[in-house]
């Protein structure tokens, strides 16, 4: 120099929960608020799980595998 990778810095995110709004609901969007996240970015395909107007259509993924993408950087 490359590569890899933790401390570290710069710094991101946002559980519950509360208010207001949409929706039959799961739950979603604003704002407050932090339990915690090195992928708690993004996809949502399989399993879990949850919901309806239930033999199919939905919701979330900060469960679990997958697939993409990334800031910094000692030993």
């Nucleotide at each position: 120099a490359c590569c890899g990778a933790u401390a570290a810095c710069c710094g991101g995110c946002a559980a519950a929960c509360c208010c207001g709004u949409c929706g039959c609901g799961a739950g979603g969007c604003g704002g407050g608020g932090a339990c915690g996240c090195a992928a708690a970015g993004c996809c949502a395909a399989g399993c879990a799980c949850c919901u309806c107007u239930u033999u199919g259509a939905g919701a979330a993924c900060g469960g679990c595998u997958g697939g993409c993408u990334a800031c910094c950087g000692a030993a």